[in-house]
RNA sequence: GCCCCAGUAGCUCAGUGGAUAGAGCGAGACACUCCUAACGUCUAGGUCACAGGUCCGAUUCCUGUCUGGGGCACCA
Numbered sequence: 001g002c003c004c005c006a007g008u009a010g011c012u013c014a015g016u017g018g019a020u021a022g023a024g025c026g027a028g029a030c031a032c033u034c035c036u037a038a039c040g041u042c043u044a045g046g047u048c049a050c051a052g053g054u055c056c057g058a059u060u061c062c063u064g065u066c067u068g069g070g071g072c073a074c075c076a
Base pairs, nucleotide, nucleotide: 001072002071003070004069005068006067007066010025011024012023013022018056027043028042029041030040049065050064051063052062053061
């Protein structure tokens, strides 16, 4: 330098054109308990990496940039 994959909650991930973007773990509160843990109920937490485009409508499709991972090439 070229190609491929990924980027969504604190972490691991789902969702792949249409209603208010979800789950598990984690956090907080409550309940339970003599107390703690576990189990249970509830709550908070999101610029869907960034910018532009297409579309009536974009997390989803297209283009560019950034970051991470993998492969190839080059050098030696």